[in-house]
RNA sequence: AGAGUUUGAGCGGGCUCAGAUUGAACGCUGGCGGCAGGCUUAACACAUGCAAGUCGAGCGGAAACGAUAGUAGCUUGCUACUAGGCGUCGAGCGGCGGACGGGUGCGUAACGCGUAGGAAUCUGCCCAGUAGAGGGGGAUAGCCCGGGGAAAUCCGGAUUAAUACCGCAUAAGCCCUUCGGGGGAAAGCAGGGGAUCUUCGGACCUUGCGCUAUUGGAUGAGCCUGCGUCGGAUUAGCUUGUAGGUGGGGUAAUGGCCUACCUAGGCAACGAUCCUUAGCUGGUCUGAGAGGACGACCAGCCACACUGGGACUGAGAUACGGCCCAGACUCCUACGGGAGGCAGCAGUGAGGAAUAUUGGACAAUGGGCGCAAGCCUGAUCCAGCCAUACCGCGUGUGUGAAGAAGGCCUUAGGGUUGUAAAGCACUUUCAGCAGGGACAAAAAGCUAAAGAUUAAUACUCUUUAGCCGUGAUGGUACCUGCAAAAGAAGCACCGGCUAACUCCGUGCCAGCAGCCGCGGUAAUACGGAGGGUGCAAGUGUUAAUCGGAAUUACUGGGCGUAAAGCGCGCGUAGGCGGUUUGAUAAGUCGGAUGUGAAAUCCCAGGGCUCAACCUUGGAACUGCAUUCGAAACUGUCAGACUAGAGUAUGGUAGAGGUAAGUGGAAUUCCAGGUGUAGCGGUGAAAUGCGUAGAUAUCUGGAGGAACAUCAGUGGCGAAGGCGACUUACUGGCCAAAGACUGACGCUCAUGUGCGAAAGUGUGGGUAGCGAACAGGAUUAGAUACCCUGGUAGUCCACGCCGUAAACGAUGUCAACUAGCCGUUGGGCCUAUUAAAAGGUUUAGUGGCGCAGCUAACGCGUUAAGUUCUCCGCCUGGGGAGUACGGCCGCAAGGUUAAAACUCAAAUGAAUUGACGGGGGCCCGCACAAGCGGUGGAGCAUGUGGUUUAAUUCGAUGCAACGCGAAAAACCUUACCUACUCUUGACAUCCUCGGAACUUGUCAGAAAUGUCUUGGUGCCUUCGGGAACCGAGUGACAGGUGCUGCAUGGCUGUCGUCAGCUCGUGUCGUGAGAUGUUGGGUUAAGUCCCGUAACGAGCGCAACCCUUGUCCUUAGUUGCCAGCACGUAAUGGUGGGAACUCUAGAGACUGCCGGUGGCGAACCGGAGGAAGGUGGGGACGACGUCAAGUCAUCGUGGCCCUUACGACCUGGGCUACACACGUGCUACAAUGGGCAGUACAGAGGGAUGCGAAGCCGCGAGGUGGAGCUAAUCUCAGAAAGUAUCUCGUAGUCCGGAUUGGAGUCUGCAACUCGACUCCAUGAAGUCGGAAUCGCUAGUAAUCGCGGAUCAGAAUGCCGCGGUGAAUACGUUCCCGGGCCUUGUACACACCGCCCGUCACACCAUGGGAGUGGGUUGCUCCAGAAGUAGCUAGCUUAAAAUUGGGCGGUUACCACGGUGUGAUUCAUGA
Repeated sequence: AGAGUUUGAGCGGGCUCAGAUUGAACGCUGGCGGCAGGCUUAACACAUGCAAGUCGAGCGGAAACGAUAGUAGCUUGCUACUAGGCGUCGAGCGGCGGACGGGUGCGUAACGCGUAGGAAUCUGCCCAGUAGAGGGGGAUAGCCCGGGGAAAUCCGGAUUAAUACCGCAUAAGCCCUUCGGGGGAAAGCAGGGGAUCUUCGGACCUUGCGCUAUUGGAUGAGCCUGCGUCGGAUUAGCUUGUAGGUGGGGUAAUGGCCUACCUAGGCAACGAUCCUUAGCUGGUCUGAGAGGACGACCAGCCACACUGGGACUGAGAUACGGCCCAGACUCCUACGGGAGGCAGCAGUGAGGAAUAUUGGACAAUGGGCGCAAGCCUGAUCCAGCCAUACCGCGUGUGUGAAGAAGGCCUUAGGGUUGUAAAGCACUUUCAGCAGGGACAAAAAGCUAAAGAUUAAUACUCUUUAGCCGUGAUGGUACCUGCAAAAGAAGCACCGGCUAACUCCGUGCCAGCAGCCGCGGUAAUACGGAGGGUGCAAGUGUUAAUCGGAAUUACUGGGCGUAAAGCGCGCGUAGGCGGUUUGAUAAGUCGGAUGUGAAAUCCCAGGGCUCAACCUUGGAACUGCAUUCGAAACUGUCAGACUAGAGUAUGGUAGAGGUAAGUGGAAUUCCAGGUGUAGCGGUGAAAUGCGUAGAUAUCUGGAGGAACAUCAGUGGCGAAGGCGACUUACUGGCCAAAGACUGACGCUCAUGUGCGAAAGUGUGGGUAGCGAACAGGAUUAGAUACCCUGGUAGUCCACGCCGUAAACGAUGUCAACUAGCCGUUGGGCCUAUUAAAAGGUUUAGUGGCGCAGCUAACGCGUUAAGUUCUCCGCCUGGGGAGUACGGCCGCAAGGUUAAAACUCAAAUGAAUUGACGGGGGCCCGCACAAGCGGUGGAGCAUGUGGUUUAAUUCGAUGCAACGCGAAAAACCUUACCUACUCUUGACAUCCUCGGAACUUGUCAGAAAUGUCUUGGUGCCUUCGGGAACCGAGUGACAGGUGCUGCAUGGCUGUCGUCAGCUCGUGUCGUGAGAUGUUGGGUUAAGUCCCGUAACGAGCGCAACCCUUGUCCUUAGUUGCCAGCACGUAAUGGUGGGAACUCUAGAGACUGCCGGUGGCGAACCGGAGGAAGGUGGGGACGACGUCAAGUCAUCGUGGCCCUUACGACCUGGGCUACACACGUGCUACAAUGGGCAGUACAGAGGGAUGCGAAGCCGCGAGGUGGAGCUAAUCUCAGAAAGUAUCUCGUAGUCCGGAUUGGAGUCUGCAACUCGACUCCAUGAAGUCGGAAUCGCUAGUAAUCGCGGAUCAGAAUGCCGCGGUGAAUACGUUCCCGGGCCUUGUACACACCGCCCGUCACACCAUGGGAGUGGGUUGCUCCAGAAGUAGCUAGCUUAAAAUUGGGCGGUUACCACGGUGUGAUUCAUGA
C1' cells in the first nucleotide's frame, strides 16, 4: 500500500479477500517453564461446609476444659466431690464492630455518571485546644422455681450487677430567647505507690485507657448548579403539587420535600411526552489521524441482595450473611404451627458452543475487637485444574556421496526425497535421579541503657544495644553431581486473489467453495499419495469488532445523463449579510494559577540469566474553571455613508391576468329550389347513407366550439401556461435622467397560495371530435392498428382533486472569468430628404467557441468554469414508492414511508464487432430477360428407414446423399457363422538345429496336421559369417478397438469475396481511433487527389501453363504447295522447307479526339490476328465453422493380450411395405428405322494394344503381321449430309420386365458380372407445389478417349464436332463489400427476453379471531409501618405534656372490577 469480481474489451458503483484484535468456542495435535486470565447464557434453583466477630482491663457470674490443694470411693491411678483461690470461659447484661471488606449489573436515559463549580449541613473511631468528671436512686437479663408447646419459643413468680438506665447538683466561649431570661452532661477500669487517714475492703496520690461538654482540624457523607452523556417523529404536544409566591410543618441541611391559601403558570421542533435499548467512567481494541466499536480483568462512582412494600437501631443503613408485612417457591411438623434466602468462597443441578478445587495458611499486606498477648478474617497470600492469551526454552551439534535402500515421478537416460538417514566424532539446556540451598522476617517478647511522664529510681511510652525466635507457599528459586542422543512435532495450505506441483482414483457422481468458481474420462480446484509452502507447541475453522471503506465524506463525497434539485411562488423561525468611525470584550488569540485520582499508553532508567512481567522518575492526559492581557476579524451598542435594495417623475414593448361585448371563415343540422343514382370509405373491401330522392349545387335559418394567413430557436408570465377584435379593471418587466430613503438585503424547515391533462360533485350546454360500447374488415386469433357509427368527456359557472418525461431531466441569490455571429425591446452618437444603415450601451432570447471543468457525452458570461450564501435530496439491484400506521380526499387516490426475503451484480457514458421486416453506395446467373432441366414414368446409383446372424465403418443444411469407393462374385473386408493358432500373419534380439527349396499320399470345407521324395548351395583369414527355414524362452509384436471435443498433416466452406494487419508518429484517462475515412475511379484497399499521418507486410494484379496471330531460324519418326518418279490406293520414293506442327515474337491505354480538376481514369477512334485483366487454368490473405478425417498416414491418453490379435471356409456389404438426393433412357416427326456417304481432337498400349485374312446373325472365336509407339494398333467418330419409309398411334415411339439360347473374363458368375441373339414389350403422351444450371465457342446437342480394372460405368476425369437465345434494368428474393445509424445482442437475432398457468418450497402483508407482556384512567380494598387524634387499660425509679397496649384517621404495597392504548406470538 492494495487485490478479485458486472464487460468481447475500457471508464464510473455494490459484494468479497489480504491486517490487527478477543474473558472466546470447536477440529486435529501436544515437551517444559514464567506471567496473566477463567459462567459473556438462567438477577435460574440450591444439598453441605466455611465467609463477623471481639472485649473478663465494663458486669453479675462459673456450664465446659486444665493446673493446684483438699476430701471420699478405693482396683494406687482412675472416678466423683469441694475451693472462682488460679489459667481461663459456655450462655447472659454491657461496649465497639456487623453501613467496611467480598459479589452481581436486575433496574436506571437519571444530577445516575464524567468534568468544573457552589452553600444551607452532619461526621463514631483519629488529631489539636478549653473545661469537667460531685452526690444519689430504682430496676432488669442471667441464675433459681413453676407453667404452655412436637418444635421454634413463650408466660408467670422470687432474687441480682454494671462503663446498662434515671433524677439532683454544677457549668460555659454550648443551645433557645419576646434579650428580661430560660434550658442543659458525665463512668469508671487497670498498673504502681512514699507520706497521712482507715470500718483494713480502701480513701488518697500518680500513670495509662475510658467518660462528659465544647471549639477547630482531618476523614467520610448528604444537598444544589453549568456543560457533556444511545436510537426512534410511522411518538407532537405534555403537565394540576403541575410552575411560582406567602404562612406553617418536616429534615443534619436547602427546597412543593409536605400542607393551607393565592397567582396561572411551567416544559417542548436547540425534540418535551411516549417507546425500545443500556449501569457510567478511567480506559480497552482498531485506525496515519479524525473517528468507529466495546466497558471482561484492575481502579473510581452508582444500583441491587428471592419479588414488592416498610420502618427501627445507629455517627453512618432505609442494612447481602438484621427486623416487620405481603407474594411465589423449598423444607420441617405431633397439622395446632414454624424455618429459609450462595448476585460471599468452594461445590451441585439446570441452561449452554462454553468457563476451574466442596484445597492450604493467617507466614506477609490489610481489616474488626482488645491495654496487650491474642482471637476472627474463603479480604488476602499461596497451591490445584485449563495451550485460554502473552513471553521464553527445548526436541540436538559437527562431519558424512556409495548421492545407499525404500517411496514418488520419468522423455527409461535419469530426477527427487537428500547431508536427509546410516556411519564417525561431540555436547547435555530442559525433563529424570541425588546432594546442597537463599530472599520474602520485620515486628512482638525478654534483658540492659538513655530520654519523656511523675513526688518517685514504680507503671507506661520513645530510642539504642544484646538475646530469643515466627514461613502456608516449600520436595521453592538457584547451585553442584550422575547417566544416556537418550524422553520431547504437529497443523493448515499448494486454480487466481496468495507463498507453494506432480501422479493415481473419480467422471456434473462423490464432493469442494471467503469471492470468482471447480467436477460431464487426461481435474495443479474433489479423494489419496509423493513433493513443496507457511506457522510452530501449536495450527486451522467458526463467531465478533475496527481497518481496508473517501462505501455517511469534520478531516474527506456527491445530485444534466450513474442514486440524488421539492412542479412553481410568497413567507415565519433559523442561517448568512455592503462601506466607515468609536466603544465593548461574548466568540477568537496569548500568559499565569487550580484541577484533570491511581493504574494504563509513551520516553529514560532499574529488577527477575533474556523477554513477557514488575518497578522508579519524567512526559502526557489534546479538557474544565478562575484570573491577567491583546483588539485584527465575527458579534453587540452608538454614530455616519451610498455602490445593495427600494420610492417618486415622464416613457416603451408585449398571445401577462379577469370580466363584458362583437366578428368572419369552416363543419354539422333544419327548411326550400335544381337534379339523378349512386355516395362514402379503403392497401382492397364491407358495415353505413341513398329512388320515402342521398352525394353534388344554390338560397335562407339555427347552434356550438375553435380562431387560418400574420407566425418568427418571436413576445409575455414564478411555474402550469397564454394566440380573432373592442372596451373596462389589473399585475409585472425594461430603458433614461439621477431627486429621495439609508442596508430597509439574500435564502428559507414548518406554513400558505398557484398548479397541464385526466378524473369527480351540482347545474347548464353539446356543432365537431371522441375513451367505453356496437358493427364491418384484417388475422391462426385480433378484446388492436384501418373503416362506419357513438355515450361519458371535451365547453360554461361554482366547488374538489394536487399529480405529469410538471424537463434545461440542470434549486435560489451575488461576484468574477477570451471572443464571434444572429434576433427582440429601449437609450445615446454618426452621417442621411426619408426608409434603411453604422457605432456604442442596456435588458432578454438563440448558434458556435478559448481557458477551465467533466467518467465520457458534453457545458462553456443564460456554466455543468472560479468562489460565496441558504434550502432540498442521495448512499448496490430487486422486494417498493409497496405493506402497516398517521394526515388529506366524496371517490379515484395522494403524501409520509419500512422490513423479512433474495441476487453478485444492477447502472451511466463511450469503444469494437455482430444484427435490423434502418438509411446511402456498389457487386455477383442474385433477380429480371432467355435456353434447357429436376420434381411425374422405368431403370441405374447413393442415403435414410426397416429387416438381418451380419446387412462393417465413416460423411448429415448450403459445405452428407454416382461422397471416402479411379470400380464388394473369392480376394478386397474392416462385418457375421463355423473350425483353428497363441512370441503369434508382420519387426528386432538370444539359444539350438537345419541350406533354401521341392515331389507325392492321406484326413479335413479350408486353414492345418500325418507320412514321404529329391536336394546339401554362397563367402571365408577355416575360427566362422550372410541370407533363409524350423523349434524354444522372454522382452515384445499386433488391434480398421475408443477419443477428430487431446492432436499433426491434409481437406471443405464463406470466397478469387477485397479484404486483413503492422512499425513509427499523432489523438484519447482508457477500450481504442487515425492510417484503411472523404471526393473521384476500378474487376480489385486498382489508381489519383485531398488529408496527422508517413511508410510497410499478407492478399489483388503480374510473373507460370494453355489457347488465339505471325517474322526469322531449325527440319525428326511430323508436313507435301510447286517439280519429278511410282502404285489399284497411300508422302510410298527422289526432292522441297511453302503450309501444319514443334521452339520464339506480339498488347503497354503505347497513339489520336473528347470528358474529367492539369490527375487517376472513362468514352469514341485508328492500327492490329487479338484492345483495355483477349479466353481458360493453376494459384485461395487474416480468419470463421471445437466444420471433416484416429478407417490413407503419423501420434498423446485409455482399452484388449489363448483375444477387441492372427489364419481360414461359407455368408454378408447386392436384403425391401417405404421416403429422399444425383443421374440415364424416354414419352417422339427439329423424330424413329433401313442402307449409302463426309469431317475430329485428345489419349492408351509388352503377363499389353493386337492389324489383314477366315468362322459365327452376333457377343465373339481363330489368327498372328506390326508396335517398347508423331512410324503399328485400339479406331468404323457421331450428330451431319443425300435418298427411301413411318403419319400422331401407347405407334416402325419407348425400352423396363420375363422366358429361352449363348459369348467372354475368372479357381469359381447360385446368392452376385458384363455382353450377344431370338422372343416378350411394362410405365410413360412433357410432369402439382416447388426447384436447378447457364451470358459465347457458353447453354443445348453429338459422339470419342482414359484412370480404376482378370471381368464388370448411365458414375468420374478429359477430348473434340454442330452450335443458339437473352440481359430493359437493380424495385424486389438470396449472398457479399464499404460508409452511416439504432441496440437492453457479444455463444453476437438460431441473440436477448416478458407474462399467465401447473407442481413443490421459503419469507412477508391481510385475516373471523385466540393467548401472553407492558401501560393509562376509574373505583373497591387496605397488611406491616410512620404520622395525627384519643374519653379505655397498664407502667419500679423520674410520676408527666413520658413509655407500652388498645381504638380511630391519613398515606400506602400486593390484590381485585370496568374500560382503553401498545407490543409480541399464533390463526382456516
Source information
This is a predicted structure of a 1468-nucleotide RNA (small-subunit ribosomal RNA) from an uncultured prokaryote. Its Rfam family is "Bacterial small subunit ribosomal RNA".